[in-house]
This is a predicted complex of two RNAs, RNase P RNA and transfer RNA, with 407 nucleotides together.
It holds a member of the Rfam family "Bacterial RNase P class A".
The prediction has a mean pLDDT of 76.
RNA sequence: UAAGUAAGUUGGUCAACUGCGUGGAAACACGAGGAAAGUCUGCGCUCCAUAGAGCAAGGAUGCUGGAUAACGUCCAGUGGGGGCGACCCUAAGGAUAGUGCAACAGAGAGAUACCGCCUAGUAAUAGGUAAGGGUGGAAAGGCGAGGUAAGAGCUCACCAGGCCAUUAGUGAUAAUGGUGCUAUGUAAACCCCAUUCGGAGCAAAACCAAAUAGGAUUCAAAGAUGCGGCUCGUAUCUUCCGGUAGGUAGGUUGCUUGAGGGUAUUGGCAACAAUACUCCUAGAUAGAUAGUUGACGAACACAGAACGCGGCUUAUAGACUUGCUUAUCAU
RNA sequence: GGGGAUAUAGCUCAGUUGGGAGAGCGCUUGACUGGCAGUCAAGAGGUCAGGGGUUCAAGUCCCCUUAUCUCCACCA
Numbered sequence: 001u002a003a004g005u006a007a008g009u010u011g012g013u014c015a016a017c018u019g020c021g022u023g024g025a026a027a028c029a030c031g032a033g034g035a036a037a038g039u040c041u042g043c044g045c046u047c048c049a050u051a052g053a054g055c056a057a058g059g060a061u062g063c064u065g066g067a068u069a070a071c072g073u074c075c076a077g078u079g080g081g082g083g084c085g086a087c088c089c090u091a092a093g094g095a096u097a098g099u100g101c102a103a104c105a106g107a108g109a110g111a112u113a114c115c116g117c118c119u120a121g122u123a124a125u126a127g128g129u130a131a132g133g134g135u136g137g138a139a140a141g142g143c144g145a146g147g148u149a150a151g152a153g154c155u156c157a158c159c160a161g162g163c164c165a166u167u168a169g170u171g172a173u174a175a176u177g178g179u180g181c182u183a184u185g186u187a188a189a190c191c192c193c194a195u196u197c198g199g200a201g202c203a204a205a206a207c208c209a210a211a212u213a214g215g216a217u218u219c220a221a222a223g224a225u226g227c228g229g230c231u232c233g234u235a236u237c238u239u240c241c242g243g244u245a246g247g248u249a250g251g252u253u254g255c256u257u258g259a260g261g262g263u264a265u266u267g268g269c270a271a272c273a274a275u276a277c278u279c280c281u282a283g284a285u286a287g288a289u290a291g292u293u294g295a296c297g298a299a300c301a302c303a304g305a306a307c308g309c310g311g312c313u314u315a316u317a318g319a320c321u322u323g324c325u326u327a328u329c330a331u
Numbered sequence: 332g333g334g335g336a337u338a339u340a341g342c343u344c345a346g347u348u349g350g351g352a353g354a355g356c357g358c359u360u361g362a363c364u365g366g367c368a369g370u371c372a373a374g375a376g377g378u379c380a381g382g383g384g385u386u387c388a389a390g391u392c393c394c395c396u397u398a399u400c401u402c403c404a405c406c407a
Stems, first nucleotide, its partner, number of pairs: 001327010012296007020031004033302001037313002040311005045201004053231003058197005063077005078092001079090004093192002098190002100186003114133002116129005141159002144156003160182002162179007205253004214241003222238005246406003260279008332403007341356004350387001358374006380396005
């Protein structure tokens, strides 16, 4: 210098004028985001039925250890895969618990003999054989030697995997040694194992105000509804059906200070935690947070809160910082 | 704001143990007719909404994105 890789910061600021929302008597103060988005998740909060009851069904998660209120998130590791490398990716339990599927091709897709090889037989054929050919994504661990009638882990060396033992580690696992033990793939097919989950959602829910309502039948105890799978339990109603054909489209609460942010120190590899100091920063209900002009290199991306918080995912112009890798050149 | 569903040919829709992309209407060409209608025969037409993953193999299974449709308040 070029190419690359990882992590992080920012997402405009200032001034003038005009305008809007909330609070306030007024002066005045405050006024969108890193994703406010998707609604994929974990919670708070509210109601239903106790919400940490039981049973069944169903869903979710899935290497190990830790963090956290909790999580499907995060951190640190292990195994596997990719890259020359820095580094990156990984829904990664079980395929000897069982069942299913593997189209076409191929003799055969789970235990198979089509061609070939060997033996017997004149031959037809029978038996042995997974070395070789052919089909396929996949065909009896791979490869070489010995061995054999021909062959075969039948035997041996090396490599891959499984099992056992020892050592190291909290653990996943790794290293070493032993053992011929070796029947493909699919569980984002059913399923098994372990852990875990009650349902609905702020249009939840509570209160105030205003204004109204259908049809048919007729007198019995058990039934219906709230009630959502069942049990248990509780409340309301007492004939049944039907489920809007009526009215209101108003107000108040819920509503924003919270597992909150920033700085420093300490502990920890880290996620994170503890302590001290400090900050308060939207709350609308047809829905405010804007417009014009000027300056700063440029002002241009994705995009607009609607109960709140922790994550994930997706979208994102431009600017800036740091660590590391590879190649070339110069000293 | 919060739930639910759908996307396959020009239109309306099938497509379930994951292996062939289909039906009806419409369109094109040909035959029958003097011509039209109609009938018959043949044919064209597909990014299975888009992207990624699992698998030997995906319209189908899983994840993300996009578009469209639909439901909801109070008296109760």